[in-house]
RNA sequence: GGCGAGCUGUUAGCGCCGGGACCGACAGGUCGACGAGGUCGGCAGUGAUCGAAAGAUUCGGCGGAUGCUGCCGCGGUCAGUCAGCGGACCGUCAGGGCGAGGGGAAAAAACAGAAUCAACACUGCAACAGAGCCUUGCCCGCCGCUGAAA
Numbered sequence: 001g002g003c004g005a006g007c008u009g010u011u012a013g014c015g016c017c018g019g020g021a022c023c024g025a026c027a028g029g030u031c032g033a034c035g036a037g038g039u040c041g042g043c044a045g046u047g048a049u050c051g052a053a054a055g056a057u058u059c060g061g062c063g064g065a066u067g068c069u070g071c072c073g074c075g076g077u078c079a080g081u082c083a084g085c086g087g088a089c090c091g092u093c094a095g096g097g098c099g100a101g102g103g104g105a106a107a108a109a110a111c112a113g114a115a116u117c118a119a120c121a122c123u124g125c126a127a128c129a130g131a132g133c134c135u136u137g138c139c140c141g142c143c144g145c146u147g148a149a150a
Stems, first nucleotide, its partner, number of pairs: 014063004019059001020031004034051003040073007074091005081148006095140008111124003
C1' cells in the first nucleotide's frame, strides 16, 4: 500500500422544554415538524427555502441552523496567452431571466404488530409533492484601462 471481515459514525427541519395535549391512583411516562433541498471564509442584521399531511397541538416557548441582505477577504468567468487594477455576475458543475421537457420523498390516513397498567404514543408497510437540480430553446450579459511574453 492492496483485499476481506467486524464495530462505530454517516453530521441541523436539528436539539431541548416547569406551558399545553395524551396516558397514569401516585411517582412518572409519551408527544411536541413529514420528508425534499441546502455551507468558500469572517462579521453584522433578520420574520430562514420547498412542498406533503392535518384542519385542535406540525399548538406554544428556548437554543441552534447550510436561507436572505449588507460589508470585508479568497476564488471562478468575462473571445489569442499571462499578469495587475477597476467593474459586473457568481461560489468550486463558480452569469442572469423566461418557456418547454426530464427527474424527483417521507409522514399522516388505512392495515398489521410487540412491549407497557395505559397512552391520539412506538414499530412495520404500498402509493401520492414542490422547489432546488439536469437538458434544451429564446432573450440579455460576455466590459474597461495598463503591462509582459510569443
Predicted 3D model of a 150-nucleotide RNA (glmS glucosamine-6-phosphate activated ribozyme aptamer). Its mean pLDDT, the model's own confidence on a scale to 100, is 77. It matches the Rfam family "glmS glucosamine-6-phosphate activated ribozyme aptamer". Its family is annotated with catalytic activity and regulation of gene expression in the Gene Ontology. On this family, see Jansen et al., Nat Struct Mol Biol 2006: "Backbone and nucleobase contacts to glucosamine-6-phosphate in the glmS ribozyme". By type it is a riboswitch. The sequence was found by an Rfam model in a public genome assembly.